[in-house]
Context: one part of a larger RNA
RNA sequence: UGACGGGGGUCCGCACAAGCGGUGGAGCAUGUGGUUUAAUUCGAUGAUACGCGAGGAACCUUACCUGGACUAGAAUGUGAGGGAAUGUAUUAGAAAUAGUACAGUCAGCAAUGACCCGAAACAAGGUGCUGCAUGGCUGUCGUCAGUUCGUGCCGUGAGGUGUUGGGUUAAGUCCCGCAACGAACGCAACCCCUGUUGUCUGUUGCCAGCGAGUUAAGUCGGGGACUCAGACAAGACUGCCUACGCAAGUAGAGAGGAAGGAGGGGACGACGUCAAGUCAUCAUGGCCCUUACGUCCAGGGCAACACACGUGCUACAAUGGGCGAUACAGAGUGUUGCGAGCUAGUAAUAGUAAGCCAAUCACAAAAAGUCGUUCACAGUUCGGAUUGAGGUCUGCAACUCGACCUCAUGAAGCUGGAAUCGCUAGUAAUCGAAUAUCAGCUAUGAUUCGGUGAAUACGUUCCCGGACCUUGUACA
Numbered sequence: 001u002g003a004c005g006g007g008g009g010u011c012c013g014c015a016c017a018a019g020c021g022g023u024g025g026a027g028c029a030u031g032u033g034g035u036u037u038a039a040u041u042c043g044a045u046g047a048u049a050c051g052c053g054a055g056g057a058a059c060c061u062u063a064c065c066u067g068g069a070c071u072a073g074a075a076u077g078u079g080a081g082g083g084a085a086u087g088u089a090u091u092a093g094a095a096a097u098a099g100u101a102c103a104g105u106c107a108g109c110a111a112u113g114a115c116c117c118g119a120a121a122c123a124a125g126g127u128g129c130u131g132c133a134u135g136g137c138u139g140u141c142g143u144c145a146g147u148u149c150g151u152g153c154c155g156u157g158a159g160g161u162g163u164u165g166g167g168u169u170a171a172g173u174c175c176c177g178c179a180a181c182g183a184a185c186g187c188a189a190c191c192c193c194u195g196u197u198g199u200c201u202g203u204u205g206c207c208a209g210c211g212a213g214u215u216a217a218g219u220c221g222g223g224g225a226c227u228c229a230g231a232c233a234a235g236a237c238u239g240c241c242u243a244c245g246c247a248a249g250u251a252g253a254g255a256g257g258a259a260g261g262a263g264g265g266g267a268c269g270a271c272g273u274c275a276a277g278u279c280a281u282c283a284u285g286g287c288c289c290u291u292a293c294g295u296c297c298a299g300g301g302c303a304a305c306a307c308a309c310g311u312g313c314u315a316c317a318a319u320g321g322g323c324g325a326u327a328c329a330g331a332g333u334g335u336u337g338c339g340a341g342c343u344a345g346u347a348a349u350a351g352u353a354a355g356c357c358a359a360u361c362a363c364a365a366a367a368a369g370u371c372g373u374u375c376a377c378a379g380u381u382c383g384g385a386u387u388g389a390g391g392u393c394u395g396c397a398a399c400u401c402g403a404c405c406u407c408a409u410g411a412a413g414c415u416g417g418a419a420u421c422g423c424u425a426g427u428a429a430u431c432g433a434a435u436a437u438c439a440g441c442u443a444u445g446a447u448u449c450g451g452u453g454a455a456u457a458c459g460u461u462c463c464c465g466g467a468c469c470u471u472g473u474a475c476a
Stems, first nucleotide, its partner, number of pairs: 001476002003473003007470007015460002019423005026314008034305002042053002064300007076123003081117003086103007106113002125289002128287003134283002136278003139274001141272001146185006152161003165176003191266004196234007206223002210221003237260001240254001241252004303442001316416001320375007332363003337356002341352004382413001387408007429452007
């Protein structure tokens, strides 16, 4: 100087407390461990691995296994030589691959050019190892308020001071004081979204007034008022008032205001810590393989299943289930696409087909809600696992191993032990919608979007984590 203490002081955080909802019990989904396997590819492992890399494993992907093949190789360039390119048929084979036959005979006068095959040679290739050789990127402490430097001063020196103290703040935020005076990286602000108003511009958006028109409809003429779309501007600064205070600032169901003391949310992550993670995104040193640890193909596997754990979904019902009627979003996506309408089918879907490269058309029905009706507490009209049968769709191909529909079947489960998690407001809870990936989909995941919409916080003694000052130490 640090680190540590079941030392002290001050302070903070959904840390506790006060509340609400869960997990832990059931079934299923998914990830992991273990076991099994020819292979169940690899990585991630307290917090900071485990719906994680994977924002989509039937083939491909694919790295694994079995078998069949290749050896300058699957790509690209130079390339002697040959041939237009190319198309069709066909043999062997699981395919990769190896052949056969036929058609074809490019442009240009030519040189030659484009395209295809291609010996030799030069440059290959490796998801093999090392993340403890590395770059880059990332997690975490932590959006915590800290981490330092120059000069000066103090100390023999390591170092100290500044950065401590008194207040204050979300903040090393600001004020006052002070052997310090300044400065840098952080904090804050500058950026984006959202909440209010104004100006301008009105199409594909809107429709108050005027006119036309309909079964109905901004449908038409027209209009810019309103909604909305976008660009610009205003607005919040403890600015004003009162109290306290030297000041910074704090308090006020104060005024005004759409918004009040950081209005709400996002992006943004200091010096560093964990030899944290990643050589399998990529790049890269070293090591290793080179008729194989490289490459191609078929099939299988990554989907196994006595079991254990994590994360979720659905439930156990009446604040509910079924049936009928009916209302209100936002954000997205669409031409190899979205597909209205009509017809067929109980349905998944099929046939036909308008419109739309989209503020124009479509996906599109929002759901919870509201109204009516039924069920009366039961393993049930709850719950839907499992299984049987029949179909639909995508795709060369749904056996291993897809989703969806219909009929039948109708398991566990009656609110969950010890323990444990999230959340302070448009939040929790609950309800649907969309998107990426994507032929299809094992999505109950992820990321967004809106609808409905709470309870509680006395307080900081205690648990956990953290910040500053101080003290002890046989630790570094």

Small-subunit ribosomal RNA, 3' major domain from Emticicia sp. JJ015, 476 nucleotides, folded computationally. NCBI's taxonomy places the organism under Bacteria, Pseudomonadati, Bacteroidota, Cytophagales, Emticicia. The full RNA is in RNAcentral, with records from Greengenes.